Predicted 3D model of a 115-nucleotide RNA (TPP riboswitch aptamer (THI element)) from Aneurinibacillus terranovensis DSM 18919. Its mean pLDDT, the model's own confidence on a scale to 100, is 75. Of the family's consensus pairs, 96% are formed in the model. It matches the Rfam family "TPP riboswitch aptamer (THI element)". Rfam's curators write: Vitamin B(1) in its active form thiamin pyrophosphate (TPP) is an essential coenzyme that is synthesised by coupling of pyrimidine and thiazole moieties in bacteria.

RNA sequence: CAGCACUACUAGGGGAGCCUGUGAGCCAGGCUGAGAAUGAAACGCGAGGAAGUUUCUAAACUCUUGGAACCUGAUCUGGAUUGUACCAGCGUAGGAAAAGUAGUUUCGGCACAAC
Numbered sequence: 001c002a003g004c005a006c007u008a009c010u011a012g013g014g015g016a017g018c019c020u021g022u023g024a025g026c027c028a029g030g031c032u033g034a035g036a037a038u039g040a041a042a043c044g045c046g047a048g049g050a051a052g053u054u055u056c057u058a059a060a061c062u063c064u065u066g067g068a069a070c071c072u073g074a075u076c077u078g079g080a081u082u083g084u085a086c087c088a089g090c091g092u093a094g095g096a097a098a099a100g101u102a103g104u105u106u107c108g109g110c111a112c113a114a115c
Stems, first nucleotide, its partner, number of pairs: 001109001005104006011064004017031005025045002039056005070095003076089004
């Protein structure tokens, strides 16, 4: 000093997977991850052995165009894994939100000066 960064608030966007168990309901335990759904409704499934789908919604987390947050391709391809998460590709692909205000005491950012 406030262009960048950071923090807070406001506004908007987004995701919710995998494994195991069992015994009447639609749950419990575990794993990865920043985050793995609080409640409700409808539909659907279930002793021939179920553990869902959609919509609305709380909290937390996260992203906001300099946009791989997240969606599609995708029940994708290769590596690793029990499997997902993970790594690489696809990917100069097609989409995707809105940004604004304030502060910088501390932790930081930038510029200048002196040593």